[in-house]
Predicted 3D model of a 100-nucleotide RNA (TPP riboswitch aptamer (THI element)) from Galactobacter caseinivorans.
It matches the Rfam family "TPP riboswitch aptamer (THI element)". Rfam links the family to the GO term thiamine pyrophosphate binding.
The source organism's lineage runs through Bacteria, Bacillati, Actinomycetota, Micrococcales and Galactobacter.
RNA sequence: CCCAGCGGCACGGGGUGUCCCUGACCAUUCGGGGACUGAGAUCACACCCGUCGCACCUGAUCUCGAUCAUUCGAGCGGAGGGAUGUCGUAUGGGCUCUGU
Numbered sequence: 001c002c003c004a005g006c007g008g009c010a011c012g013g014g015g016u017g018u019c020c021c022u023g024a025c026c027a028u029u030c031g032g033g034g035a036c037u038g039a040g041a042u043c044a045c046a047c048c049c050g051u052c053g054c055a056c057c058u059g060a061u062c063u064c065g066a067u068c069a070u071u072c073g074a075g076c077g078g079a080g081g082g083a084u085g086u087c088g089u090a091u092g093g094g095c096u097c098u099g100u
Base pairs, nucleotide, nucleotide: 001094002093003092004091005089006088007087008086009085010084011050012049013048014047017036018035019034020033021032022031023030024029056081057080058079062075063074064073065072
């Protein structure tokens, strides 16, 4: 010095569903409580993810299975999209120079 790994900072991307009870309302809808999966289930200076992309979106009012129900599981899926710069480095590897 290069590569990898790791870390910091800044910036950016992303989701927020289902069921039950209940209050208000003609209803749409809004509020409160509980349950399920999950990192996260509407706000949390949280959580997850940023191209070596298992965040997330699309296909999709998809297919099969399970469930009270679902964005629950699997498939689809090596699919198509998808948000990055910088600095540091107690680690590993490589290269080069100097001294003995």

Model confidence (mean pLDDT): 77 of 100.